A computed fold for a 73-nucleotide RNA from a Desulfovibrionaceae bacterium, annotated as transfer RNA. Rfam family: tRNA. Rfam classes the family as a transfer RNA. The sequence was found in a public genome assembly. The source organism's lineage runs through Bacteria, Thermodesulfobacteriota, Desulfovibrionia, Desulfovibrionales and Desulfovibrionaceae.
[in-house]
RNA sequence: GCCGCCCUAGCUCAUUUGGUAGAGCAGCUGAUUCGUAAUCAGCAGGUGGCGAGUUCAAAUCUCGCGGGCGGCU
Numbered sequence: 001g002c003c004g005c006c007c008u009a010g011c012u013c014a015u016u017u018g019g020u021a022g023a024g025c026a027g028c029u030g031a032u033u034c035g036u037a038a039u040c041a042g043c044a045g046g047u048g049g050c051g052a053g054u055u056c057a058a059a060u061c062u063c064g065c066g067g068g069c070g071g072c073u
Stems, first nucleotide, its partner, number of pairs: 001072007010025004019056001027043005049065005
């Protein structure tokens, strides 16, 4: 320098072909317990790396930039 893949909640990951984003763990509250843990119920938490474009509508398509991984020269 070239090619490919990835970048979504604190962490690990879903979201199957564009229609208003979910799970597990962690966190908070309550129940249970003499107490803790475990268990059960509930709550909160992201606008999807950044910017732009297409569209009535984009995490999902297109372009640029940034970061990470792998390969080639």